[in-house]
């Protein structure tokens, strides 16, 4: 330099195929339960969907460029 995959909650990841209300588990907070913990249960908070631009009534999703990471080739 070229090819390819990935980037979504504090962490690990779904969702992209088929554009239409952003989700799960863990963790965190409050409460229940206990003599007190742990375990268990209920509820809740937490997101510029890597950045910028484009297409569209509407973009995490489609297109382009860039940034970062993994793998491969030379």
């Nucleotide at each position: 330099g070229c090819c390819u995959c990935c980037g979504u909650a504090a962490c690990u990841c779904a969702g992209u195929u088929u554009g239409g209300u952003a989700g799960a588990g863990u963790g965190c907070g409050u409460c229940c339960u206990u003599g007190g913990u742990a375990a268990g249960g209920a509820c809740g908070a937490a997101g510029u969907c890597g950045u910028g631009g484009g297409u569209u009534c509407a973009a995490a999703u489609c297109c382009c460029a860039c940034c970062g990471g993994g793998g491969g080739c030379u």